[in-house]
Formats: sequence, structure tokens, C1' cells
RNA sequence: CACUCAUCCAGAGCGGUGGAGGGACCGGCCCGUUGAAACCGCAGCAACCCUCGUAUGCGUCGCCGCAUACGAACGGUGCUAAGUCCGGCAGAAGUGUUCUGGAAGAUGAGCG
Repeated sequence: CACUCAUCCAGAGCGGUGGAGGGACCGGCCCGUUGAAACCGCAGCAACCCUCGUAUGCGUCGCCGCAUACGAACGGUGCUAAGUCCGGCAGAAGUGUUCUGGAAGAUGAGCG
């Protein structure tokens, strides 16, 4: 970087360095000198992967293996303004709006 699958209406911030940008892109609308990005420290959220536990089922029995559900949270990631901040394409309706699906994007796991 490409591909496949799953998830994206919940949740969780303080300090130091830094010094003007940031919210992917475009249009909006926001955040920011009462301090943006980035980096560092600590704390936290969550439960995708690993690991562990409980229950059930299957494997000819099992202290073994697999599957499913629930739980824990040491480890690998991720995340800690706003629904992925809203829209972007298509369709429907009761059409200043709402709904459904998609695209794009993000994260994880797998694979090349």
C1' cells in the first nucleotide's frame, strides 16, 4: 500500500514542552493566544486481538480441543470536543425536514 471481514447514536483529560493552527478531503459549521498541531509524562475509556475465568453445546470419556454467550482487563493496538461534528451519491416520504441505503474515511483482525 491492496484485498476480505467486523464495528463506528455509548464511553473517557490533566500536566510539561511548543507557539498557530486544527476538526481526513470539498462545502458548511465549529474548536484555538483563557494556547492549535506535534512530542513527552501520568491518568482514564473501551473490549477488536492475545490471555484468563464461568456456563452451555459438540468432538466416543476427560483435567484436552473447538464453538457460542457472559465476565475479568496483565499484554498488543485504538481512543479520550461536537453521532465518523453535519452534509457530499442514490432512493422514499407527510419535502426549509425526516428516513433508508451507499460512497468516502477511521479502527481492529486476517491475508498478500
Predicted 3D model of a 112-nucleotide RNA (SAM riboswitch aptamer (S box leader)) from Chloroflexus sp. MS-G.
Its mean pLDDT, the model's own confidence on a scale to 100, is 86.
It was read from a public genome assembly, where an Rfam model found it.